A computed fold for a 72-nucleotide RNA from an uncultured Bacilli bacterium, annotated as transfer RNA. Its mean pLDDT, the model's own confidence on a scale to 100, is 83. It was read from a public genome assembly. It matches the Rfam family "tRNA".
RNA sequence: GGGUACUUAGCUCAGUGGGAGAGCACUACUUUCACACAGUAGGGGUCGUAAGUCCAAUUCUUACAGUGCCCA
Numbered sequence: 001g002g003g004u005a006c007u008u009a010g011c012u013c014a015g016u017g018g019g020a021g022a023g024c025a026c027u028a029c030u031u032u033c034a035c036a037c038a039g040u041a042g043g044g045g046u047c048g049u050a051a052g053u054c055c056a057a058u059u060c061u062u063a064c065a066g067u068g069c070c071c072a
Stems, first nucleotide, its partner, number of pairs: 001071007010024004018055001026042005048064005
């Protein structure tokens, strides 16, 4: 330099056009002499950035940025 995949909660990830979610983690409560386990409830997100298409975009298109892999 060329190609390719990915970017969603603190971490790992799902989500192929209309409700933003799961597990773990965190907080409170119940339980226990206490801790752990378990149960219940809760907080936490400009869905990488910008633009375009669309009545409507995490989702489709383009550019940019970052990361991984392959080739040179």